[in-house]
Context: one part of a larger RNA
RNA sequence: GGAUGAACGCUAGCUACAGGCUUAACACAUGCAAGUCGAGGGGCAGCAUGUCGGUUGCUUGCAACCGACGAUGGCGACCGGCGCACGGGUGAGUAACGCGUAUCCAACCUACCCUUGUCCAUCGGAUAACCCGUCGAAAGGCGGCCUAACACGAUAUGCGGUUCUCAGCAGGCAUCUAACGAGAACGAAAUGUGAAGGAGAAGGAUGGGGAUGCGUCUGAUUAGAUAGUUGGUGAGGUAACGGCCCACCAAGUCAACGAUCAGUAGCCGGCCUGAGAGGGCGAACGGUCACAUUGGGACUGAGACACGGCACAAACUCCUACGGGAGGCAGCAGUGGGGAAUAUUGCACAAUGGGGGAAACCCUGAUGCAGCGACGCCGCGUGAGUGAAGAAGUAUUUCGGUAUGUAAAGCUCUAUCAGCAGGGAAGAAAACAAUGACGGUACCUGACUAAGAAGCCCCGGCUAACUACGUGCCAGCAGCCGCGGUAAUACGUAGGGGGCAAGCGUUAUCC
Numbered sequence: 001g002g003a004u005g006a007a008c009g010c011u012a013g014c015u016a017c018a019g020g021c022u023u024a025a026c027a028c029a030u031g032c033a034a035g036u037c038g039a040g041g042g043g044c045a046g047c048a049u050g051u052c053g054g055u056u057g058c059u060u061g062c063a064a065c066c067g068a069c070g071a072u073g074g075c076g077a078c079c080g081g082c083g084c085a086c087g088g089g090u091g092a093g094u095a096a097c098g099c100g101u102a103u104c105c106a107a108c109c110u111a112c113c114c115u116u117g118u119c120c121a122u123c124g125g126a127u128a129a130c131c132c133g134u135c136g137a138a139a140g141g142c143g144g145c146c147u148a149a150c151a152c153g154a155u156a157u158g159c160g161g162u163u164c165u166c167a168g169c170a171g172g173c174a175u176c177u178a179a180c181g182a183g184a185a186c187g188a189a190a191u192g193u194g195a196a197g198g199a200g201a202a203g204g205a206u207g208g209g210g211a212u213g214c215g216u217c218u219g220a221u222u223a224g225a226u227a228g229u230u231g232g233u234g235a236g237g238u239a240a241c242g243g244c245c246c247a248c249c250a251a252g253u254c255a256a257c258g259a260u261c262a263g264u265a266g267c268c269g270g271c272c273u274g275a276g277a278g279g280g281c282g283a284a285c286g287g288u289c290a291c292a293u294u295g296g297g298a299c300u301g302a303g304a305c306a307c308g309g310c311a312c313a314a315a316c317u318c319c320u321a322c323g324g325g326a327g328g329c330a331g332c333a334g335u336g337g338g339g340a341a342u343a344u345u346g347c348a349c350a351a352u353g354g355g356g357g358a359a360a361c362c363c364u365g366a367u368g369c370a371g372c373g374a375c376g377c378c379g380c381g382u383g384a385g386u387g388a389a390g391a392a393g394u395a396u397u398u399c400g401g402u403a404u405g406u407a408a409a410g411c412u413c414u415a416u417c418a419g420c421a422g423g424g425a426a427g428a429a430a431a432c433a434a435u436g437a438c439g440g441u442a443c444c445u446g447a448c449u450a451a452g453a454a455g456c457c458c459c460g461g462c463u464a465a466c467u468a469c470g471u472g473c474c475a476g477c478a479g480c481c482g483c484g485g486u487a488a489u490a491c492g493u494a495g496g497g498g499g500c501a502a503g504c505g506u507u508a509u510c511c
Base pairs, nucleotide, nucleotide: 001511002510003509004508006507007506008505009504010503013380014379017376020372021338026336027335028334030333031332032331035082036081037080040079041078043075044074047073048072049071050069051068052067053066054065055064056063057062058061089291090290091289098216099215100214101213102212103211104210105209108208109207113204114203115202116201118199119198120197121155122154123153124152131144132143133142134141135140161186162185163184164183165182166181170177171176191196217263218262219261224254225253226252229251230250231249232248233247234246236244266288267287268286269285270281271280272279273278293314294313295312297310316327317326318325319324344370346369347368348367352366353364354363355362356361383413384412385411386410393404394403395402396401417452420446421445422444423443427438455500456499457498458497459496460481461480462479466495467494468493469492470491476483477482
């Protein structure tokens, strides 16, 4: 000098953009953050409509009220489907194939989506809701009766499917793979007028899984480490390879090119600095990994060993009728605590994107916006021209003057910003139509007044900028050298000056 997710002191006019718990992965009140489909289903709790019946009022066919009918719109709860594995948060753990990069899988999976073939035949038994009964303070159960489905099951058929056997062109990378064939066994489905949907097959796309080379902090005042350890055979398990797991057999394997142990740490694209080489960092944004009070576990599923799922153990908090229960903000706000320090319990689904749905649409604290704070960066303003009687005031003085100083006043202008008034968007795409949170915002126009808008640090040398007074090794200053003991350009105040400027200085950290 540059830089910062900064903080502190003094000060503060306005936009746009960006960013805002670096500390306690501390504890959390409250609200919201994942639902949707009635074009899968049985139903009818509630709402609306209709019809019928009753009562009352009476204008005798209308109103109000009550009841019945699932008949229609629709729909709480329930069965079922898809989603909830995305999106959002955090960086505790991890020195590891975790990440980065390159290669490989003849060792693998992939819901929804796209393409191309094929098929959707015949039946069955349940169960929730509802109703009845019952246990419990509650959370929540238990029993009985009834019923439906695109829920569940059986049978049939069945392909380039799976497994096995035979034969076998060709190929590779060691174990090998395997086109075209033959045989055997196994293996589907859900309806529907249609649209759509379902089943199985091949291919694509997307997303994932696995393996390997190389790279990836510090310490030797850590030198030996290792028994599923290293390898083999067999069996199991997995989508798949593999000591991944198990039985048996062998005794290996790693290490001074640093094993093991200890400490620290998510990694990268990047960011800061630097001429570069390098050094430091890993906030925001993007990719990836890990985690969801702590610990281990599985279930469901195409996908999880699952933040707002389950069961268990532990700590903590809450309820309890003491028998037993409930909970998990490292989602968005917000609270307490910690701290030098970090925001609103806001608006909207209008846009972009996501989930469900045929759609209308519903949901979405993702997201889009607004609010707060000079936290940062960019820009703008606080006026412009003229003006010597060099006014007054102030400081100083050798008392003549000098400085402040064209500075002010005065005169002539202008109106950015803020304020007022009028108009007023784009963002909206979707056949037409409708649809804007932001927002009467941005922007445009008009009127009006120099009015409402400057501070902070420094002035001994380094280092741009000097005098007076006060103080008297005191009070104090200080980044280094050093100032201060009676004329201090170094302390304090004033005048003047220098620098930067809505900021300026200090502190901390990095180059």
Small-subunit ribosomal RNA, 5' domain from a metagenome, 511 nucleotides, folded computationally. The RNAcentral record of the full RNA draws on SILVA. Model confidence (mean pLDDT): 83 of 100. Its Rfam family is "Bacterial small subunit ribosomal RNA".